[in-house]
Context: one part of a larger RNA
RNA sequence: CUGGGUGUAAAGGGAGCGCAGACGGUAGACCAAGUCUGAAGUGAAAGCCCGGGGCUCAACCCCGGAACUGCUUUGGAAACUGGUAAACUAGAGUGCAGGAGAGGUAAGUGGAAUUCCUAGUGUAGCGGUGAAAUGCGUAGAUAUUAGGAGGAACACCAGUGGCGAAGGCGGCUUACUGGACUGUAACUGACGUUGAGGCUCGAAAGCGUGGGGAGCAAACAGGAUUAGAUACCCUGGUAGUCCACGCCGUAAACGAUGAUUACUAGGUGUCGGGGAGUUAAACUCUUCGGUGCCGCAGCAAACGCAAUAAGUAAUCCACCUGGGGAGUACGUUCGCAAGAAUGAAACUC
Numbered sequence: 001c002u003g004g005g006u007g008u009a010a011a012g013g014g015a016g017c018g019c020a021g022a023c024g025g026u027a028g029a030c031c032a033a034g035u036c037u038g039a040a041g042u043g044a045a046a047g048c049c050c051g052g053g054g055c056u057c058a059a060c061c062c063c064g065g066a067a068c069u070g071c072u073u074u075g076g077a078a079a080c081u082g083g084u085a086a087a088c089u090a091g092a093g094u095g096c097a098g099g100a101g102a103g104g105u106a107a108g109u110g111g112a113a114u115u116c117c118u119a120g121u122g123u124a125g126c127g128g129u130g131a132a133a134u135g136c137g138u139a140g141a142u143a144u145u146a147g148g149a150g151g152a153a154c155a156c157c158a159g160u161g162g163c164g165a166a167g168g169c170g171g172c173u174u175a176c177u178g179g180a181c182u183g184u185a186a187c188u189g190a191c192g193u194u195g196a197g198g199c200u201c202g203a204a205a206g207c208g209u210g211g212g213g214a215g216c217a218a219a220c221a222g223g224a225u226u227a228g229a230u231a232c233c234c235u236g237g238u239a240g241u242c243c244a245c246g247c248c249g250u251a252a253a254c255g256a257u258g259a260u261u262a263c264u265a266g267g268u269g270u271c272g273g274g275g276a277g278u279u280a281a282a283c284u285c286u287u288c289g290g291u292g293c294c295g296c297a298g299c300a301a302a303c304g305c306a307a308u309a310a311g312u313a314a315u316c317c318a319c320c321u322g323g324g325g326a327g328u329a330c331g332u333u334c335g336c337a338a339g340a341a342u343g344a345a346a347c348u349c
Stems, first nucleotide, its partner, number of pairs: 004320003007303002012317001014201004021194003025088002029084003033081002035077008049065006091191001092188003095184004103177007110154001115149007125136002162169002206247006215241002220236004258316006266294012298305002322349003331342004
């Protein structure tokens, strides 16, 4: 390179936007670059291949043919690809009318609970465990009542419910704001799909500066357990967890399943819309968009997947090629650092 693959065997980029590139709807017209076809020139000879011939045969040599699949010039064809001008509306988008939502950002605000402080009542224990002890308490704890402070998280509602590209998002109110969905068919007229590089977003932990600090809690200290116990259990407890700004850029970032489009039996829930039937509600039928379960064909090594495909096809991107060495070394780029990204070989089985 070809071929085969990527849910679990090696393999889908964490996610989006998007330049280049690749691919691309319907019906005519024109051009003729790709494409097809005719002709001419050239494609040295030898060699290879085929048919003959000469050395006694063969090697070797000679003759003829074919081939040299190519290139150039020129005449034609117009289905497909491409190009040009003009057109269409089924893709895509805009408008208009609606309803749903923990989508995002900022400000404000509420109650329960934990802790602490003050005051009252009250007295000897509390706490903790398998059992204890460390710990707290006569300087009055625990319990209980009232008041106050402060921080963080939002019980019930709550739902294989909703929203978001992913990460993720949950008290309430307000302001600003993104997207999706349904209906309509007024407008644009292929404006589309994917996307190497690039840019942006990206849980937790971690880092920098400044705040904040109730609870929890790496590290650490003590008490237990144990042969030991640098643990599991208990009492404490600092970073951190929270806020602002700036970094980091990784996760079992998982549906371990890239994006988009079309097609391919059914059944049953649920969420958001529309239409019809029904006087109305309930209900029934139907139709879009999501989200679950079961299941046919088909696929699959099996497990299983099965209109939310792992089925049947198409386009584009990413990735894989035995285990270990190793996501290591070296180099480079990025980072304050931690480290991240890229990423071998020797050797060995």
The prediction has a mean pLDDT of 88. Small-subunit ribosomal RNA, central domain from a metagenome, 349 nucleotides, folded computationally. The RNAcentral record of the full RNA draws on SILVA. Its Rfam family is "Bacterial small subunit ribosomal RNA". Its family is annotated with ribosome and structural constituent of ribosome in the Gene Ontology.